SAM riboswitch aptamer (S box leader) from uncultured Ilyomonas sp., 112 nucleotides, folded computationally. The organism belongs to Ilyomonas, within Bacteria. The model forms 94% of the base pairs in the Rfam consensus. Its mean pLDDT, the model's own confidence on a scale to 100, is 78. The sequence is in RNAcentral, with records from MGnify.
RNA sequence: CUUAUCAAGAAAGGCAGAGGGACAUGGACCGAUGAAGCCUUGGCAACCACCACAGCCAUAAAUAGCGUGUGAAAGGUGCCACUUCCAACCCGAUACAAUCGGGAGAGAUAAG
Numbered sequence: 001c002u003u004a005u006c007a008a009g010a011a012a013g014g015c016a017g018a019g020g021g022a023c024a025u026g027g028a029c030c031g032a033u034g035a036a037g038c039c040u041u042g043g044c045a046a047c048c049a050c051c052a053c054a055g056c057c058a059u060a061a062a063u064a065g066c067g068u069g070u071g072a073a074a075g076g077u078g079c080c081a082c083u084u085c086c087a088a089c090c091c092g093a094u095a096c097a098a099u100c101g102g103g104a105g106a107g108a109u110a111a112g
Stems, first nucleotide, its partner, number of pairs: 001112006011041005019030002025087003042080003046077003051071004055066002084106001089103005
């Protein structure tokens, strides 16, 4: 940089000592019944890899291949408060307020 996904899921202990959930902002949340961070164990299953079954394609058939589906497992990353916490930019509905829906931008993760 490109593509895909992001409403589900997932705990304890130790150290530590005041903040934290990306930004500039506004909210409301979480936090001394210990925040962030580090370590240990455990767990979850988003992507990649692996296994099984089915499907497609080639073939006499099988091996092989597929940008396919389902399931299992947990190897490589990742993740384990709140929808990416909500809004904030644009469009539509609307009683023009609230609210709802859609999209974009940005962010996070994976693969290349």